A computed fold for a 122-nucleotide RNA, annotated as FMN riboswitch aptamer (RFN element). The sequence was found by an Rfam model in a public genome assembly. Model confidence (mean pLDDT): 83 of 100.

RNA sequence: AUUUGUCUUCGGGGCGGGGUGCAAUUCCCCACCGGCGGUAUAGUCCGCGAGCGGCCUGCGGGUCUGCACGAACCGGUGCAAUUCCGGUACCGACAGUAUAGUCUGGAUGAGAGAAGGCGUGU
Numbered sequence: 001a002u003u004u005g006u007c008u009u010c011g012g013g014g015c016g017g018g019g020u021g022c023a024a025u026u027c028c029c030c031a032c033c034g035g036c037g038g039u040a041u042a043g044u045c046c047g048c049g050a051g052c053g054g055c056c057u058g059c060g061g062g063u064c065u066g067c068a069c070g071a072a073c074c075g076g077u078g079c080a081a082u083u084c085c086g087g088u089a090c091c092g093a094c095a096g097u098a099u100a101g102u103c104u105g106g107a108u109g110a111g112a113g114a115a116g117g118c119g120u121g122u
Stems, first nucleotide, its partner, number of pairs: 001122002004119007016030004031102002033092002035048004043090002051067004055062002072088005094105003
């Protein structure tokens, strides 16, 4: 340095102002936010994870399967960027509640993965 096993830690942000109304951080106007790996630096490219169903199950879970499982274009620079710079857009599980990306809840959960310790093979 690399292979493999095991353990530990870490591992998601955001409603502030105004309007209507009996009531809205849910509607309307303005505002704000952006998990993980890959790749020229990405919420919108490729892939993964989280949610809710189906199916299977030894009930721990599963490499299977479905979803409105979201959403980007134009110009510039450059060897190279749907990633940078400029401009204009767009998107956001489920349950609750006056209709929620931002509140409350499942969740002191789960998790893609990241870092490190120890052992092991080369």